The RNA shown here (transfer RNA) has 72 nucleotides and comes from Podarcis lilfordi. The sequence is in RNAcentral, with records from Rfam. Its Rfam family is "tRNA". By type it is a transfer RNA. The family is grouped with related families in Rfam's "tRNA clan".

């Protein structure tokens, strides 16, 4: 050169068209002499990028662009 999975919160991952969630991390509070467990709150999202379908796109469709992998 070719072909093929992925792209979502700091990180690991849901979500198969109607304004995105989950554990863990941070944070703040309670609780302890103290911490560590434990409860209860909170911040964090241009859903990778550009263009099409469509009333509406994280989802469907083309072309990119980045891991990751096959083949030579």
């Nucleotide at each position: 050169a070719g072909g093929g999975c992925u792209g979502u919160a700091g990180c690991u991952c849901a979500g198969u068209g109607g304004u995105a969630g989950a554990g863990u991390g941070u944070u703040u509070g309670c609780c302890u002499c103290g911490c560590a467990u434990g409860c209860a709150g909170a911040a964090g999202g241009u859903u990778u990028c550009a263009g099409g379908u469509u009333c509406a796109a994280u989802c469907c469709c083309u072309g990119g662009c980045a891991u990751c992998u096959c083949c030579a």